[in-house]
């Protein structure tokens, strides 16, 4: 010189996961308690919307109103839907598409046009529209960084 690993500081990104103040720890942080702000999500009237009937009816266990479990429903999330191949036929695996979603140059917001990605995990446990009051529950975890982190049009704020 190049490559790669670990750790620290700092700048950023993804996401609701952030501010502030006490105590206690430290060299300084952070973990941890306690409290105040914000920010996020779920249940939950009336109207609205939805609806028939039939067929043992979601399956196992039990004396049950109780317990397992997940194929029907449902929830967070941008993360849906297709199409072709494998297949142990599974709600699996692979690729190629997409509906959505991300991507500093003084914040924020809509909108072209390019580039470059992401299009996943989990979670309830037969059960939930919507929704005032009202109940409940989260604030995590991940990543990049000396670099060809683009180019425009508007609008608000700020200096």
């Nucleotide at each position: 010189a190049c490559a790669g690993u670990u750790g620290c500081a700092g700048c950023g990104c993804c996401g609701a996961a952030c501010c502030c103040c006490c105590g206690g720890g430290u060299a300084g942080c952070a973990u941890c308690g306690g409290g105040g702000g914000g920010c996020g999500g779920g249940g939950g009237a009336a109207c609205c919307a939805a609806a028939a009937a039939c067929u043992c009816a979601g399956g196992c266990c039990u004396c049950g109103u109780g317990g397992c479990c997940u194929u029907g429903g449902g929830g967070u999330g941008a993360a849906u839907c297709g199409c072709c191949g494998g297949u142990u036929c599974g709600u699996c695996c692979g690729g190629c598409g997409u509906a959505g979603g991300g991507c500093g140059c003084g914040u924020c917001c809509u909108u072209u046009c390019g580039g470059c990605c992401c299009a996943a995990a989990c979670c309830c446990g037969a059960c939930a529209g919507c929704u005032a009051a009202c109940c409940c529950c989260g604030c995590a975890g991940g990543u990049g960084c000396c670099a060809u982190a683009g180019a425009a049009a508007g609008g608000a704020c700020g200096a």